RNA sequence: GGGUGGUCGCCGGCCUUCGGGUCGGAGGAAAGUCCGAGCACGACAGGACAAGGUGGUGGGUAACGCCCACCGGCCCGCUGCAGGGUCAGGGAAAGUGCCACAGAGAACAGACCGCCUCCGCCCUCGGGCGGCGGUAAGGGUGAAACGGUGCGGUAAGAGCGCACCGCCCGACGGGUGACCGCCGGGGCACGGCAAACCCCACCUCGUGCAAGCGCAAGCAGCCUCCGGCGGUGGUCUUCGGGCCGCCGCGCCCGCGGUCCGCGGGUGGAGGCGGGUCGCGCGCUCGAGCCCGCGGGCAACCGCGGGCCUAGAGAAAUGGCCGCCAGGCCGACGGUUCGCCGCCGGCUGCACAGAACUCGGCUUAU
Numbered sequence: 001g002g003g004u005g006g007u008c009g010c011c012g013g014c015c016u017u018c019g020g021g022u023c024g025g026a027g028g029a030a031a032g033u034c035c036g037a038g039c040a041c042g043a044c045a046g047g048a049c050a051a052g053g054u055g056g057u058g059g060g061u062a063a064c065g066c067c068c069a070c071c072g073g074c075c076c077g078c079u080g081c082a083g084g085g086u087c088a089g090g091g092a093a094a095g096u097g098c099c100a101c102a103g104a105g106a107a108c109a110g111a112c113c114g115c116c117u118c119c120g121c122c123c124u125c126g127g128g129c130g131g132c133g134g135u136a137a138g139g140g141u142g143a144a145a146c147g148g149u150g151c152g153g154u155a156a157g158a159g160c161g162c163a164c165c166g167c168c169c170g171a172c173g174g175g176u177g178a179c180c181g182c183c184g185g186g187g188c189a190c191g192g193c194a195a196a197c198c199c200c201a202c203c204u205c206g207u208g209c210a211a212g213c214g215c216a217a218g219c220a221g222c223c224u225c226c227g228g229c230g231g232u233g234g235u236c237u238u239c240g241g242g243c244c245g246c247c248g249c250g251c252c253c254g255c256g257g258u259c260c261g262c263g264g265g266u267g268g269a270g271g272c273g274g275g276u277c278g279c280g281c282g283c284u285c286g287a288g289c290c291c292g293c294g295g296g297c298a299a300c301c302g303c304g305g306g307c308c309u310a311g312a313g314a315a316a317u318g319g320c321c322g323c324c325a326g327g328c329c330g331a332c333g334g335u336u337c338g339c340c341g342c343c344g345g346c347u348g349c350a351c352a353g354a355a356c357u358c359g360g361c362u363u364a365u
Base pairs, nucleotide, nucleotide: 001365002324003323004322005321006320007319008318010025011024012023013022014021015020027351031362032361034360035359036358037357038356039208040207041206042205051204052203053202054201055200056070057069058068059067060066071089072087073086074085075084076083090199091198095197096196097193098192099191112139113138114135115134116133118131119130120129121128122127147165148164149163150162151161152160166188167186168185169184170183172181173180174179212281213280214279215278221272222271223270224269225268226267228249229248230247231246232245233244234243235242236241250266251265252264253263254262255261288307289306290305291304292303293302294301295300326347327346328345329344330343332341333340334339
């Protein structure tokens, strides 16, 4: 991820003389729904366990797994040192577990080759073979082999001794802190993996606006009053009767204008609570946006001024014709060779699209 004119539509608000008029109408991601909140309802005394999440330090924030600054490790870059990238960056001397393949040996390890003293045998006197041992310096395997380099030392070796580097412990100084600097001590004990279990610290109740709240046709239920009679069965009874079912007559409707017949129906009014269709609220003024000033390294915060900017229902925000910025190509002219002017042509676009609302992250372009 732009500006603008005309015209025909679509959605919403207001006005209307019902013809219409007028105002407003998508995004940086409206997306994924991955985190964090507001809000609503449900649950909930408190505590503990379980489960899930986060994990250097300080700050920002309503909050965060986000953002900023800093610290540390690693990498790139530079060879004078600026800078950039990246890290699930708490704990491996609490415990358990794992460390493939290769390799003799993979954690309080390991003699495969090699090196060396001694003993025995052979010998062409260089040495060779065998044996008891020593040895982690060298080779070899591996992602990783129990500090590194050098000197001394030794039969050969070994922090065995020493120097430097590394590591551990302690004091001092600086810093809010992560941490840094410096000094001293210790031959060195402590391999790696916690995106294995686990431990530590901190955080976390669940479901989402189709949340939820209000009003409330119709139908059904209950109550009161009014409304025909008779028979019969059941049931209850305070023995007066009540309720329910069936039948006949009566009444109403249809066939059908009338009678017979046949079929169907048998209530009305008011109220009550719950509540369906539907309607309203939630709903867009909000941790809001813009400008200025101030504070802060920054994230961000404070103050002042201005502004109102879709809110509907499975859902409008579009089509056509133009113009301009911008981009591309070509001709011509100028040029300080970086470009500029002018004319013509093409293009004028991508990803996508609100559905309660914010803060982030990620993805698309």

Overview
The RNA shown here (Bacterial RNase P class A) has 365 nucleotides and comes from a marine eukaryotic metagenome. Model confidence (mean pLDDT): 80 of 100. Its Rfam family is "Bacterial RNase P class A". The family's RNA type in Rfam is ribozyme. Gene Ontology terms of the family: tRNA processing, dimeric ribonuclease P complex and ribonuclease P activity. The sequence is in RNAcentral, with records from MGnify.